Molecule: transfer RNA
Organism: Candidatus Staskawiczbacteria bacterium
Order: sequence, then structure tokens, then C1' cells
RNA sequence: CGGGGAAUGGUCCAAUGGCAGGAUUCACGCAUGGGGUGCGUGCGGCGGGAGUUCGAUUCUCCCUUCCCCGA
Repeated sequence: CGGGGAAUGGUCCAAUGGCAGGAUUCACGCAUGGGGUGCGUGCGGCGGGAGUUCGAUUCUCCCUUCCCCGA
């Protein structure tokens, strides 16, 4: 320099263009004499900027970071 891929709660992962879900962590509650554990509730997120569209996590372009391949 060229090609391909990835970026989503604190962490790890999903998500046909139409309400962003799950696991775990954390807080609270219930069960226990107390723990462990189980169950329930709650908090918390789409890397940045444009474009397309009635509507973008999703499609297109650019930027940033990371990974792989080639030179």
C1' cells in the first nucleotide's frame, strides 16, 4: 500500500429495514436460623460522521480502533 472481517450495557454474545434481546456482573426482594444456591424485580448498550428510506443495529460512503491475508 491492496483485499477481507470485526466494533452492541461493566464483561461475553444475538438481532428479516419496523418496540434492541439473552447470559453474566451489580442493586433490591422472596425462600433458609445463617450461608451456598434457586427464583423474581430493577439499573445499564447499537464506535464517530454523512447519505438512502416514512422508518437504519441492519443498506451505501468516509473516518477511528482491532484482527487476518497478500505485497